[in-house]
RNA sequence: GUUAGCGGCGGACGGGUGAGUAACACGUGGGCGACCUGCCCUGUAGACGGGGAUAACACCGAGAAAUCGGUGCUAAUACCGGAUAACACGGAAGACCGCGUGGUUUUUCGUUGAACGGCGGCCCAAGCUGUCACUACAUGAUGGGCCCGCGGCCCAUUACCUAGUUGGUGAGGCAACGGCUCACCCCGGCGACGAUGCGGAGCCGACCUGAGAGGGUGAUCGGCCACGCUGGGACUGAAACACCGCCCACACUCCUACGGGAGGCAGCAGUACGGAAUCUUCCGCAAUGUACGAAAGUCUGACGGAACAACACCGCGUGAGCUCAAGAAGGCCUUCUGGUCGUAAAGCUCUGUUGUUAGGGAAGAACAAGUACCGCAGUCACUGGCGGCACCUUGACGGUACCUAACAACAAAGCCACGGCUAACUACGUGCCAGCAGCCGCGAUAAUACGUAGGUGGCAAGCGUUGUCCGGAAUUAUUGGGCUGUAAAGCGCGCGCGUGCGGUUCCUUAACUCUGAUGUGAAAGCCCACGGCUCAACCGUGGAUGGUCAUUGGAAACUGUUGGACUUGAGUGCACAACAGGAGAGCGGAAUUCCACGCGUAGCGGUGAAAUGCGUAGAGAUGUGGAGGAACACCAGUGGCGAAUGAUGCUCUCUGGUCUGUACCUGACGCUGACGCGCGAACGCGUGGGGAGCGAACAGGAAUUAGAUACUGUGGUAGUCCACGCCGUAAACGAUGAGUGCUAAGUGUUAGAGGGUAUCCUCUCUUUAGUGCUGUAGCAGUCGCACUAAGCUCUCCGCCUGGGGAGUACGCUAGCAAGAGUGAAACUCAAAGGAAUAGACGGGGGCCCGCACAAGCGGUGGAGCAUGUGGUUUAAUUCGAAGCUACGCGAAGAACCUUUCCAGGUCUUGACAUCCCCUGACAACCCGAGAGAUCGGGCGUUCGUCCUUUGGGGGGACAGGGUUACAGGUGGUGCAUGGUUGUCGUCAUCUCGUGUCGUGAGAUGUUGGGUUAAGUCCUGCAACGAGCGCAACCCUCGACCUUAGUUGCCAGCAUUCAGUUGGGCAGUUUAAGGUGACUGCCGGCUAAAAGUAGGAGGAAGGUGGGGAUGAUGUCAAAUCAUCAUGCCCCUUAUGCCGUGGGGUACACACUUGUUACAAUGGGCGGUACAAAGGGUCGCGAACCCGCGAGGGGGAGCCAAUCCCAAAAAACCGCUCUCAGUUAGGAUUGCAGGUUGCAACUCGCCCGCAUGAAGCUGGAAUCGAUAGUAAUCGCGGAUCAGCAUGCCGCGGUGAAUACGUUCCCGGGCCUUGUACACACCGCCCGUCACACCACGAGAGUUUGCAACACCAGAAGUCGGUGAGGUAACCCUUACGGGAGCCAGCCCCCGAAGGUGGGGC
Repeated sequence: GUUAGCGGCGGACGGGUGAGUAACACGUGGGCGACCUGCCCUGUAGACGGGGAUAACACCGAGAAAUCGGUGCUAAUACCGGAUAACACGGAAGACCGCGUGGUUUUUCGUUGAACGGCGGCCCAAGCUGUCACUACAUGAUGGGCCCGCGGCCCAUUACCUAGUUGGUGAGGCAACGGCUCACCCCGGCGACGAUGCGGAGCCGACCUGAGAGGGUGAUCGGCCACGCUGGGACUGAAACACCGCCCACACUCCUACGGGAGGCAGCAGUACGGAAUCUUCCGCAAUGUACGAAAGUCUGACGGAACAACACCGCGUGAGCUCAAGAAGGCCUUCUGGUCGUAAAGCUCUGUUGUUAGGGAAGAACAAGUACCGCAGUCACUGGCGGCACCUUGACGGUACCUAACAACAAAGCCACGGCUAACUACGUGCCAGCAGCCGCGAUAAUACGUAGGUGGCAAGCGUUGUCCGGAAUUAUUGGGCUGUAAAGCGCGCGCGUGCGGUUCCUUAACUCUGAUGUGAAAGCCCACGGCUCAACCGUGGAUGGUCAUUGGAAACUGUUGGACUUGAGUGCACAACAGGAGAGCGGAAUUCCACGCGUAGCGGUGAAAUGCGUAGAGAUGUGGAGGAACACCAGUGGCGAAUGAUGCUCUCUGGUCUGUACCUGACGCUGACGCGCGAACGCGUGGGGAGCGAACAGGAAUUAGAUACUGUGGUAGUCCACGCCGUAAACGAUGAGUGCUAAGUGUUAGAGGGUAUCCUCUCUUUAGUGCUGUAGCAGUCGCACUAAGCUCUCCGCCUGGGGAGUACGCUAGCAAGAGUGAAACUCAAAGGAAUAGACGGGGGCCCGCACAAGCGGUGGAGCAUGUGGUUUAAUUCGAAGCUACGCGAAGAACCUUUCCAGGUCUUGACAUCCCCUGACAACCCGAGAGAUCGGGCGUUCGUCCUUUGGGGGGACAGGGUUACAGGUGGUGCAUGGUUGUCGUCAUCUCGUGUCGUGAGAUGUUGGGUUAAGUCCUGCAACGAGCGCAACCCUCGACCUUAGUUGCCAGCAUUCAGUUGGGCAGUUUAAGGUGACUGCCGGCUAAAAGUAGGAGGAAGGUGGGGAUGAUGUCAAAUCAUCAUGCCCCUUAUGCCGUGGGGUACACACUUGUUACAAUGGGCGGUACAAAGGGUCGCGAACCCGCGAGGGGGAGCCAAUCCCAAAAAACCGCUCUCAGUUAGGAUUGCAGGUUGCAACUCGCCCGCAUGAAGCUGGAAUCGAUAGUAAUCGCGGAUCAGCAUGCCGCGGUGAAUACGUUCCCGGGCCUUGUACACACCGCCCGUCACACCACGAGAGUUUGCAACACCAGAAGUCGGUGAGGUAACCCUUACGGGAGCCAGCCCCCGAAGGUGGGGC
């Protein structure tokens, strides 16, 4: 120096975790006179004298091991007796004191203790002495133990819990009190101020949030508690029932020789698993701190540090400046000029924080110990003790912080967002896809919302998302909400215990209240001030704040307490009043039904209409008499009574409440009212009656209807009625809880009282209690309420907190049951709801209009044909239009063209436009090939103009060739658009300014009374005005006048075959301009106005007829194919050219027409009368030919001149005679004409022949009110030709309208609304399938906490202990005793087992 062992102290601290715990566990404030406290401080006293063992060690042995046994030595501050001792303990006696059980103290008797040890000093030794350790006692400090007040989770669908339980006596036990334990006794104890039970939870200082009050949380740091694999137990010790101690039991893991053993990271690192997720198997005891030690020192994953993670907070950087605009390149956008990124970059001039390299380099260290010295107390003195000083020595972090030098702008920016909330926008892609999304929502071909890019905004070493909590949220409202009918919300009503609240006045008290003081409210944190790290985060120092706390002093107004007084609240007395208030008994008349009889005859009854039913066996009607039950006409009244439900014939008996007057009495006796108790319509239930009428269920019938198990009708059982007993609910409503006081008026009514005038009646005034209406202030979100409040106050109770699920499920309570009371959640939605506004709608109301109906006429729907559409077909049958408002529509005219469609054939800067380059001709004509486009050849090669040096050049037109921008598109989108158009609708409306009203949306005006075709006009009016519309102005027809007479006309005069010519312009007519009509006049009606009906006059009379003219808007109406146009798409084709074909198809369906079905007609013949138009690429006469279409012919006419051009129906004759015909003309054949390059697909016409359906049309539906319908012909546009269509023209020419009930459409007012895409709206239920959530379910399975019994480990107390036994005692030395131990027994006792229950 190291180490085993004995011994001492420490392993009860430090460190971890939050499972359990709703508890004196925690917090706070107290108590212990009911307690303990090792080490530490102080004080007093002491430390005497003995004994027997046992580890280690040695030897032997068992076992795989863990470990253990035997024999033999040895020591102690290990262990055991004895002496000594009280201020300790027990007994007895006394004194003093306290808020109580009691405390303090004196005397006496008895009992109880220890190590001359370690290290030193003086010293020959004995001894003395210091210090550490030791013993007893007393005190302090520290740390604990126990007790108490108060405070802090959820559930009442947990309401009763408790048997050592509550208390007492006695004993035991404990450090100590105590049912803590035991024996006995008593029957107590807790609970609606929430016991017990279930669930979930460590508590606090504090942390987050919030203006605060609150709400949420309990990581880090600090205090307390609990736990240490799970459960039980004790031992040791000052302290444990003990994290790295022991014993037992279960589970788990490991070792094993299978006999038996070992273990417990919720210590620090680390591993595995789980999970969205959480670090290094680091350095050091240098500092701080604990333990031990005299100390050096040792131990210390406490701690100090470092590492990892943007996890958080703080600070810093990624550069700065400019004399940097060619606003570079590039990106993106673009209106193609430009804009923007953007002074940004590059460039120039600087700086060097951080970084890298190198050099220097702290503070954190104070000690202790050692060496040397000084002082202080004590001592005779020293060591030692205490204090000071000098030297020496100690750093994990750490190659640190920090400082200096060099280097070069070098090495250092991302994330999210850009529709609104919310700061920030464009392009492309995509096309209800992909996707976004916090809410609203975005995306279906122009997406600021998806994705990308550019740009922009925000934050920044971070940004965004997700989760949680608070806030906003007055959205659980104490601060600080509501319940009115209607948004959720007043119990159906009363009585009433508890609770809460309570009139005037005096005294008292001081609980509450106010105020002062003291104590405490740990530290940290928050806040304030100052200070230290370069700043900050961070840290230090000081202060302040913080309690429903404790003790104490004071005040006495309010509330409370005690006592007294008062009368106004409340009650009573006395006098009166009204009442369908309640209960019982009796009585009454009318009516219904039934019975009997009389009279009497065929229906009665019932309904929208009927039938079932009753009736000739005599109904119904009528009369008389009787039976029986139920309900009470008139009076009668938004009248009276009652708490509500409710209550109505009359009388009697019993009985409740109310009002008025008075002011005798009591003297706050009051209000409200959880729980409770009672009453409580109708239906329903039980027992027993009763039963006329009515009448669920049920039955028959008839009807309605798709059906009609309904509504209507005939019967009819329960029930309705009575008695007794249940039920306990209603839109039990005033959808308005009860009570008190206050707050304008007016007017009814019920019951009273009083006053005035007056003789009374009457009239009038005042007042109380009820019951109505109007209304001010006020309230209210609106409607509304308003002394009967929903106004202004106070008190108490009940209730609400988005919609649905649901007043449901489960549980419980009461019930005979039906059902009632209490009463959720999962899940789901983004609303549900209220009031009011303007529309729209109504099989709501009022008023009015329209060929809307009605009345009358003619059609369509049936037939044939034409035409358009759908469908089908096709190579194509191009496209569009789609109820009215598409369908003879775009199309006022598809054989080619048109033409877009299809097939075959061509072209590619193009058929067409502009620019550029080259050439100078091209075109026309002719021939050939071809279907043609086109290709090849021939002929031809002559443009004009300007300048000119006469060679030529410039520019232009045209043509050919070339190149690139581009052309081109009847391709898409009419839901991107302009323009145009349809329709409501020629309906009478649609708006604005100012003002006024309303919180507002909005209203008023524009409504009302009249009137009109009209929002036309008048009148009234919080409106006054104005605009677009209406009307008028415009055109045309109708009368007259003036002007003008040619191509028109002809009365009179001539004339002709003829207004042919002269003549004339009077009339007709033509075309210019005027006049005229305005309810102007008359008398009625109305309101005196507007106006209206009638009349006169007038050509025309009440807008004279017709046309043009179409408000604000609706239908995402129609059109991208008239045109224009954004975007997208095609570019040797979706463009262009050409030939042929198609649009003309054809089982079918529809629209619009046409021709008919015939005699009011057809055919033939004859004779009259129009208007409006058109005509030179034209109309085309006369005349001739043809049966005819037409041909020939060519006069005249650029038109009041000529032509088309004959009007037809009509009228006059003849014929046909009711038939599929002399009606009807489809279809087909043949022969022709004409237009045109062309007539097949595919024109029109003519002649002859053929001669279909159809004999007036089902359901349904259309047009038009007067020169209209109907009927008859004529013309025109388009056009080479083609008209049954379209647009016009005239001829002939009716019937009917009572009227507004109904159908359709429209206008105004009003009403309801759950509609707003607006009734073609919205919306309910069943069923089918799939899925989600919850309930029930024969059962099945798991868990939790108890109970009863069985069994009972370890272990403590107790008993026993004949076995074992060193210390003490006795001994005759053998042994015995005391004590102790093993063992055994008993009580208790964990896990475990069994059982029936609970949740």
Molecule: small-subunit ribosomal RNA
Organism: uncultured organism